[in-house]
This record gives sequence, C1' cells and structure tokens, in this order.
RNA sequence: CUCUCAGGGCGGGGUGAAAUUCCCCACCGGCGGUAAGCAACGGCGCGCAGGCGUUGAUGUAAGCCCGCGAGCGCCACGGGCACCUUCACAGAAGCCCCUUGGGACAGCAGAUCCGGUGCGAUUCCGGGGCCGACGGUAUAGUCCGGAUGAAAGAGAG
Repeated sequence: CUCUCAGGGCGGGGUGAAAUUCCCCACCGGCGGUAAGCAACGGCGCGCAGGCGUUGAUGUAAGCCCGCGAGCGCCACGGGCACCUUCACAGAAGCCCCUUGGGACAGCAGAUCCGGUGCGAUUCCGGGGCCGACGGUAUAGUCCGGAUGAAAGAGAG
C1' cells in the first nucleotide's frame, strides 16, 4: 500500500383501545491491554508405577479494572435563513439545518459489591447487584430507522 473480516438479545404472563416500549418472570455482552484460572507442550526433582511437585515459553480467559470505537453532545471552518442598521452595496445579534474537521473536547462515552481460596484476585470459585447512543412508536440494551453506513481492531498478501 491492497484485499478480506469486524455485535448479541423479548420467549411466557399481566394491564390496556393501543405496549416485543409499562409491570412480573426472561434474554444479550464490540475492540485492545492486564491475569493467581484453564489447556496442551518442554526442562528439572520425587516416586516401582498410575502420578505428584516445581519451573519455562505458548494459547486462551473481565459488559461493570485501564484504555479504545460507533452514536449523541460540545467546539471550529464553510453554507442557508434572519431580528436589526442601510437608499443601496454591505454588515449582522440570533436560529435551524447541512458539509468537513477536532480527543492538546470526556461530557453521568454506562455499570461491582459481599463471601471463599491464597503471599497476592473489582480478573478465579460461589452469591447478590448494576449498566447499555440517537430518531420513530404507549415510555425500547432486545422492534423499526440512519446503516448494503462508519469503525476500535483482527487476518491475509
């Protein structure tokens, strides 16, 4: 540099004119990092042996630990409209919309505790809890839409 890939989930019941949106019970978890778990392998030691201990590198392992992405917001440039000033040209508070750019904008860009083991765990085991852009619609993490989009990144050449 080119190419490919890159998100899951409403099932049952209740109320109602109407709800996969409310209520009860359910269901889901993007990308990178970290890792005491797990896997197979190698070294060393112990054991008659099955095996056990230890150590090394590899793979894998977190929605809520550290970061990132999308989306929304915010800011900037440009475009459109415009109160107002002006004879006019022109200027222009402000408003909405659109394009492009911005993380040296993080903004409620969300949300974790208890017990156990242990030298050591928000990561293991057990239990409880919590979170989830915008627009549409009876109030939506799960439906429809922007989106056959964009992208953290992963892989191949």
Model confidence (mean pLDDT): 82 of 100. The RNA shown here (FMN riboswitch aptamer (RFN element)) has 157 nucleotides and comes from Celeribacter baekdonensis.